[in-house]
Context: one part of a larger RNA
This record gives sequence, structure tokens and C1' cells, in this order.
RNA sequence: CUGGGCUUAAAGCGUACGUAGGCGGAUGCGCAGGCAUCGUGUGAAAUCCCUCCGCUCAACGGAGGAACUGCACGGUGAACCGCGUGUCUUGAGAUUGGUAGGGGCUGUCGGAACGAUAGGUGGAGUGGUGAAAUGCGUUGAUAUCUAUCGGAACGCCGAAGGAGAAGUCAGGCAGCUGGGCCAAUUCUGACGCUGAGGUACGAAAGCGUGGGUAGCGAACGGGAUUAGAUACCCCGGUAGUCCACGCCGUAAACGAUGCACACUAGGUCGCGGAAGCUCUGUCACGCCCUCCCGGCCGAAGGAAAACCAUUAAGUGUGCCGCCUGGGGAGUACGGUCGCAAGGCUAAAACUC
Repeated sequence: CUGGGCUUAAAGCGUACGUAGGCGGAUGCGCAGGCAUCGUGUGAAAUCCCUCCGCUCAACGGAGGAACUGCACGGUGAACCGCGUGUCUUGAGAUUGGUAGGGGCUGUCGGAACGAUAGGUGGAGUGGUGAAAUGCGUUGAUAUCUAUCGGAACGCCGAAGGAGAAGUCAGGCAGCUGGGCCAAUUCUGACGCUGAGGUACGAAAGCGUGGGUAGCGAACGGGAUUAGAUACCCCGGUAGUCCACGCCGUAAACGAUGCACACUAGGUCGCGGAAGCUCUGUCACGCCCUCCCGGCCGAAGGAAAACCAUUAAGUGUGCCGCCUGGGGAGUACGGUCGCAAGGCUAAAACUC
């Protein structure tokens, strides 16, 4: 490189937006490209091939023909690709009217629990465990009541449920704000898909500056356990966990399954919306149908199997990313990013 692959064997970038590039709906016209066919010109001679002829034959030579599969120009032809231009609406987008939602940001308020402080009652234990001890307690603990303060998290609802590109998102209310879905088909008229580089977002831990610190709690101290116990259990406890701003850029960032489009039996459940039927004063419930989303089962088909199966891992198309035996190694070196920790890119010797 070809070929083959990427749920679990090696392999889908954590996610999105988007530049170049690649690919791209229906229809008409013009031009161009290659293609097919016809014609014209050219394709030197010799050579090769065919016929005839000359050397006694042959080699060799002479004459004629064919060929020279090529190139150029012109005519004609249908489809395709490209460029230009016109038209179209089904792709895409917009508009109008609805609608569900822990989607995001900011502010404000709330109750339960917990801890602290002060006070009241009370008077000896409490706490903890397998059992204990360290700890706390007559300077009055634990328990209980009242008041005040504080920080963090939001029980029930809650779900197989919802939203978001992913990470993720849950007390109430208000403000600002993104997206989805449905109906109407009113408008634009291919404006599309993917996306190397690039840019943005990106759990937890960690880092910088300032604040905050109730509970929990790496490190650390103590008590136990044990042969030991740098652990598991217990008593404490600092960073951290929380907030603001700025970094970091990684995760089993998982559906271990890239994105978009089209096609390919059904059954069943849940959520939201619209229309219709029944009913009605209205709503709700119920039935049926259509669309979107989320699950389960299952046919064909696929798969090494497990399993997947209209939410495909089926059948196809377009584009991107990635894999190529195990170890060495996601390491060294170099480059680049970072305050650092480290990230990204990424070998070889050697060895089996």
C1' cells in the first nucleotide's frame, strides 16, 4: 500500500460548533469533458503481413496492396460529471399558534436535620464496639425545653419518569435566556451532509488568589485488633469538600456502539402534543388514529457466540476518527501546552 476490521477479541476522538476538503434533491437550456459512431486530413521510406515477379532454389531483391490499432478536425448520439443560467419543493431553514421539561445563569425566600453559643430542668454517667478502650462528663456532660447564630444538602412527590451535545441537571418563587416537540402549510428556494487543522464546553481530584468552614474527612495523632497492622473497627482531625475569579483538560468521559440520510414483520408499556369518536354545562376518564421521545419482547436478517433486531450490531450511501501480535510503553527522546501536578503527540533496542 492493498485487503480486512472497530459492543465484548487491537480499534469510535469525552462532546459540540465549524474552516479547508470530500460528497450532494427535481427539472430545462447553453458550454465543456471523457465515451460511442460516421466522415475528412495526416500517420515518410524501409521493416512486418498478402499477391505477383527476378536471381537454378532459398536467403536476398523488385512491383502492387493491406496495415500502421495513433493524432487532429468536423458531424451525429444518449446517459453521466463539471461550469454558467432559469424554474421547482419533497431536503434544509424561516413564520404563526400552541405545548412539556431537575436545560442554563442571577437574585431572593423556606422548612427538616446537624453543630455551636446563652439560659432553664436535672444529677452520673455518656459515647462507642464483635468485645473494648482512647474520647466527653460534678468547671454539670448525655437527655430535655427555649432563644440566637452558622454552613452545607434539599426528605416525601420520585418513577422502568423528564431535560441537555456531552460533562451533567432536583426545596419554593421571581427575572434573564438556549433548545425540543406538535399543528397550520404562510414564506425562502438546495441555502444541505460530513468535517483534517481550529475553536468552545468538559465529572472528580488537583493548582493560584481571596473568602467561608456545620457535617464529612485524604494526611496526621490516639484507642483497639493482630505474630506484625504503616489497614479494615473506634475517638479525634488538617487540606479538601462550599463561594468568587483564574488554571488544569483527564475518567470504565460507557450504550465500552462516530455523525447524517434512506429502506426492512410485528407485539407491548411509559411521557408529552395535535385531531377525531363517545360523553358532557365544562374538565377529566375511556376508545381509536398520526407524529416525537423513552423502555421491554420478538420475525426476517446479522453475529464466533453472548446477543443486536425501525433507538440495529439488519440492508445501503456520504464523510470523519481509529486498529494491525504480547511485553518494553502510552514509556524515552524531541516538540508543544501548563504555575505545578502533569496533558497531548509518540518511538526503538531488546525479549517471548